[in-house]
RNA sequence: UACUCAUCAAGAGCGGUGGAGGGAUAGGCCCUAUGAAGCCGCGGCAACCAUUGACAUAUGUCAAAACGGUGCCAAUUCCUUUAGGUUUUACCUAUAAGAUGAGAG
Numbered sequence: 001u002a003c004u005c006a007u008c009a010a011g012a013g014c015g016g017u018g019g020a021g022g023g024a025u026a027g028g029c030c031c032u033a034u035g036a037a038g039c040c041g042c043g044g045c046a047a048c049c050a051u052u053g054a055c056a057u058a059u060g061u062c063a064a065a066a067c068g069g070u071g072c073c074a075a076u077u078c079c080u081u082u083a084g085g086u087u088u089u090a091c092c093u094a095u096a097a098g099a100u101g102a103g104a105g
Base pairs, nucleotide, nucleotide: 001105003103004102005101006100007099008098013042014041015040016039017038021031022030023029026080027079028078043073044072045071048069049068051064052063053062054061055060077097082094083093084092085091086090
């Protein structure tokens, strides 16, 4: 860097440093000097891989979280596009885009 599969309505923050941005992109709407991003320390959430246990033997289902590999800790992935639908200024289903994990290049 592009491909395949799965998930995305839940959950979880303090301190130090830093000094104006951040929420992917564009628009909207938000967060931010009562201190943004980044970095460091400690803590936590979750259960994708791995692990452990039970059941089953379709190699799956359920449970656990104390070690390992990641991930995450404002707002549904903050909202949006496209197609269809409805009880139509809103909602539902699928989907695009994105993120994360696993796999194979």